[in-house]
């Protein structure tokens, strides 16, 4: 430096439940395992979700648009890191 399969030590935890926050996506605790070799960590790009609040049309109601809200378990970058095998 390479890959992660023949071991060991371990490690996260999706769906679903609940309880708490939050408009909402979604988040955090608890339970709970679909998976995961960075499923560690950063919203920098790009997808993806939300749309309170703003804008804009309207028949005081709905409908559209924006992320500044989110997602790191979508994918790119960046960044640190366990084991043990090869080189």
């Nucleotide at each position: 430096u390479u890959a992660g399969a023949a071991a060991a030590a371990g490690g996260c935890a999706a769906a679903c439940u609940u309880a708490u926050c939050g408009a909402a996506a979604g988040a955090u605790g608890a339970g709970g395992a679909c998976g995961c070799a960075a499923a560690g960590c950063u919203a920098a790009g790009g997808a993806c979700c939300u749309a309170a609040a703003g804008c804009u049309a309207u028949u005081u109601u709905u409908a559209g648009c924006u992320a500044u809200g989110g997602c790191a378990g979508c994918c790119u970058a960046g960044u640190u890191a366990c084991c043990g095998a090869a080189g």
Annotation:
c-di-GMP-I-GGC riboswitch aptamer from Paraliobacillus quinghaiensis, 87 nucleotides, folded computationally. It was read from a public genome assembly, where an Rfam model found it. The model forms 90% of the base pairs in the Rfam consensus. The coordinates come from a structure-prediction model, not an experiment, and the mean pLDDT is 85.